[in-house]
Molecule: Bacterial RNase P class A
Organism: marine eukaryotic metagenome
């Protein structure tokens, strides 16, 4: 340094969830009695990716996010494997947001001559010139600034110098040879070199994505309000009265048309009954599963495919908790709430194994 795996172990009571029988009870349920039943590597953050439900949906685009080196694996990924390629480490290993900077815009702080197509500060070097500072030109090799300064080491060559020339590295470009499924890897050819860095600024390209989410949704459905209809004919209408009232007291009575069965219209406060939607609340969804274990076979590997076996919580705002006794290494982070894959983040001490 790289993986794999454990998560105090046994016993006893007692209490709490589930489940199966059993009584009681209309019924939610209580009550008892059995139990090969009862949290985790992370259950967590709820960050990706699916399952499953509803909802929306011609078809194509824009928008907006996300991802981004090649292959392969998965039901999907932003995972996971195996390679490049680049970097860091004596090593064993480990990291890497790893298309695009000639498509286009922005940005580079202090320093520094100069931070991107424009230039020398100090030095060198010719020339001129003065007592001397200097002035003009050429260089960019040395010095100095900065996270970055216009390829590198050597030689040649020069007045100094410079890819200017040469050789080796680097670099670009190739309808070229050889390897590899590929990302690239090696070698030749060409080109003296070709204008710095940021895309975790905007942006381009290229892939990807329809919305909410188990409080999803499906179903049974009480009471009380309100909805429809039907019984039902007065509490409405009309007289009258008084203590003069919207509210009291009495008493009439639905209308019309008929072959008298009946039809057809009108009212509807209260009271009877259906009827449907919704609310409380039962049930389902909800745990047999992209499932564990063990071999075997194909793959470097992830993973798949075959036979064997084995059932492993699932509740309601939520149950797994205590006391004793014995043992150790004296026990850490942490508790399912639709359910898988993943990733992250926290974790006391143990055992292997390279």
């Nucleotide at each position: 340094g790289g993986g794999a795996g454990g998560a105090g172990g046994c016993g006893a009571u007692c209490g709490c969830g589930g489940g199966u029988c059993g009584g009681c009870g209309u019924a939610u349920g209580c009550c008892g009695a059995c139990u090969u039943u009862g949290a985790g590597g992370a259950a967590a953050g709820u960050c990706c990716g699916g399952a499953c439900u509803c909802c929306a949906c011609a078809g194509a685009g824009c928008a907006a996010g996300a991802c981004g080196c090649u292959g392969g694996g998965u039901a999907a990924c932003g995972c996971c494997c195996a390679g490049g390629a680049g970097g860091g480490g004596u090593a064993a290993c480990c990291c890497u947001a790893c298309g695009g900077a000639u498509a286009g815009c922005g940005c580079c702080a202090c320093a520094g001559a100069a931070a991107a197509u424009a230039u020398a500060c100090c030095g060198c070097c010719c020339g001129c010139g003065u007592c001397a500072u200097g002035c003009g030109g050429g260089u960019a090799a040395g010095g100095g600034u900065g996270a970055a300064a216009u390829g590198g080491u050597g030689g040649g060559g020069u007045a100094a110098g410079a890819g200017c020339c040469c050789a080796c590295c680097g670099c670009g470009u190739u309808u070229c040879c050889g390897g590899g499924c590929g990302a690239c890897c090696g070698g030749g050819a060409c080109g003296g070199c070709a204008c710095g860095g940021c895309a975790a600024g905007c942006c381009c390209c290229g892939u990807c994505u329809g919305g909410a989410g188990c409080a999803a949704c499906g179903u049974c459905a009480a009471g009380u309000a309100g909805g429809a209809g039907a019984g039902c004919c007065a509490g409405g209408a009309g007289c009258g009265g008084c203590u003069c009232g919207u509210u009291c007291c009495g008493u009439u009575u639905c209308g019309c048309c008929u072959u008298c069965g009946g039809g057809c219209g009108g009212g509807u406060a209260a009271c009877u009954c259906u009827c449907g939607g919704g609310u409380a609340g039962g049930c389902g969804g909800c745990g047999c599963g992209a499932g564990g274990c063990u071999g075997u076979u194909g793959g470097u590997a992830a993973c798949a495919a075959c036979a064997g076996u084995c059932c492993c919580a699932g509740a309601g705002a939520a149950a797994u908790g205590a006391u004793c006794g014995c043992c150790c290494u004296c026990g850490a982070c942490a508790a399912a709430a639709u359910c898988c894959g993943g990733c992250u983040u926290a974790u006391a001490c143990c055992u292997c194994c390279c």